[in-house]
Molecule: transfer RNA
Organism: Candidatus Uhrbacteria bacterium GW2011_GWE2_46_68
RNA sequence: GCCGUUGUAGCUCAGUUGGUAGAGCACAUCCAUGGUAAGGAUGAGGUCACCGGUUCGAUCCCGGUCAACGGCU
Numbered sequence: 001g002c003c004g005u006u007g008u009a010g011c012u013c014a015g016u017u018g019g020u021a022g023a024g025c026a027c028a029u030c031c032a033u034g035g036u037a038a039g040g041a042u043g044a045g046g047u048c049a050c051c052g053g054u055u056c057g058a059u060c061c062c063g064g065u066c067a068a069c070g071g072c073u
Base pairs, nucleotide, nucleotide: 001072002071003070004069005068006067007066010025011024012023013022019056027043028042029041030040031039049065050064051063052062053061
């Protein structure tokens, strides 16, 4: 330098032929216990890496940028 994959909650990851995003763990409150752990219930937490385009509508499609990883030279 070229090519490819990945980027979604604090962490690990789903998701969808385009129709306003979920799980587990973690966190908060409550229940429960003599107390702790385990357990149960409820809840909070997201500009879906960034910029632009297409579309009535984009996490999803297209182009570019950035970052991580891998391959080739």